[in-house]
Context: one part of a larger RNA
């Protein structure tokens, strides 16, 4: 030449659309850049290998051939890669007809409950705990009834269920809007896959300006507990939690498993669609496409486990790892209002 790896040992980028690049279906023709072949030239000498010779041998040394990295020019080959031209439909996209859904954004609206306010009625307690106390209450509380205000979240349905690329999404109505799946096989004719940079999205907390504030509740203040109690428990309670706009850009952002394609036993359950059978019809039953799960064959794995939703068998592209600590730190750069984020060492040490 050609290191081995990334579920749990170090290692998959939080996610997406996509630029450059890399890679790319079937058939025909053509070119000959890659590729292969021949010739010529070049490939200094020494060195190296083989061989013959010279010092009595060897080291050493002389001759010849080879090797070596190729390269250049010319002639030729055309399977494969590539270029060009033409064609194809199974990849991809479109059309038509259906279909499920907490997919996204805006507006509107409903009931239960908590709290507060007003009124009624009513009296001595309520609340809280392991037990208490702080706290609330004769200025009339708690419990009960009626009325009102306001904010936040949507019981049951609800499912190992659904949707989304991920983060995530759950009352109801409506407007705008993205994607998926199924059937037909009508159109385009490889238009594809991946994707360094760059761009966009990105829970919670946090930040800026303005609003809002019911409940909950960092900080904080009390009461307990305790040797102490800057906690766990209890009574309060500010930011925050909510809305609009603008930032931040992190996570055990997890399936701890990058994306795409093809192939490789099955069984059962469940969501969505199509077909068949059956029936008056629906169900049941069978087939099929697509999703979500459990078990399991071959295979794989250090084992655990994975197993058509692969961690199996292969190909293409990207990201990442290379002993522990120092350290996801310092310095520098870029970004940010800040908090901080991204990129990312070394000395030293075991």
């Nucleotide at each position: 030449c050609u290191g081995g790896g990334c579920g749990u040992a170090a290692a998959g980028g939080g996610c997406g659309a996509g630029u450059a690049g890399g890679c790319g279906g079937c058939c025909c023709a053509u070119c000959a850049a890659g590729u292969c072949u021949c010739a010529u030239g070049u490939g200094a000498a020494a060195u190296c290998u083989c061989u013959c010779g010279g010092c009595u041998c060897a080291a050493c040394u002389g001759g010849g051939a080879g090797c070596g990295g190729u390269c250049a020019u010319g002639g030729g080959a055309a399977a494969c890669u590539g270029g060009u031209g033409g064609g194809c439909u199974c990849g991809a996209g479109g059309g038509c007809a259906g279909u499920a859904g907490a997919g996204g954004a805006g507006a509107g609206u409903g009931g239960a409950a908590u709290u507060c306010c007003c009124g009624g009625a009513g009296u001595a307690g309520c609340g809280g705990u392991g037990a208490a106390a702080u706290g609330c209450g004769u200025a009339g509380a708690u419990a009960c009834c009626g009325g009102g205000a306001g904010g936040a979240a949507c019981a049951c349905c609800a499912g190992a269920g659904g949707c989304g690329a991920a983060g995530g999404c759950g009352g109801c109505u409506u407007u705008c809007u993205g994607g998926g799946c199924u059937g037909c096989a009508c159109c385009u004719g490889a238009c594809g896959c991946u994707g360094a940079g760059g761009c966009g999205c990105g829970a919670a907390a946090g930040c800026g300006u303005g609003g809002g504030g019911a409940g909950c509740g960092a900080a904080c203040c009390g009461g307990a507990u305790u040797a102490g109690a800057u906690a766990c428990c209890c009574g309060g309670g500010u930011a925050g939690u909510c809305c609009a706009c603008g930032c931040c850009c992190u996570a055990a952002a997890u399936g701890g498993u990058g994306g795409a394609u093809a192939c490789u036993a099955g069984a059962c359950a469940u969501g969505g669609g199509g077909g068949g059978u059956a029936u008056c019809g629906a169900c049941c039953c069978c087939c099929u496409c697509u999703g979500u799960g459990u078990c399991g064959u071959a295979g794989u794995u250090a084992a655990c486990g994975c197993g058509u939703u692969a961690a199996g068998u292969a190909u293409c592209c990207c990201g990442c790892c290379u002993g522990g600590g120092g350290a996801g730190u310092a310095c520098g750069g870029c970004c940010g209002c800040a908090a901080g984020g991204c990129u990312a060492a070394a000395a030293c040490u075991c």
Model confidence (mean pLDDT): 88 of 100. Predicted 3D model of a 350-nucleotide part of an RNA (small-subunit ribosomal RNA, central domain) from an uncultured bacterium. The RNAcentral record of the full RNA draws on ENA and SILVA.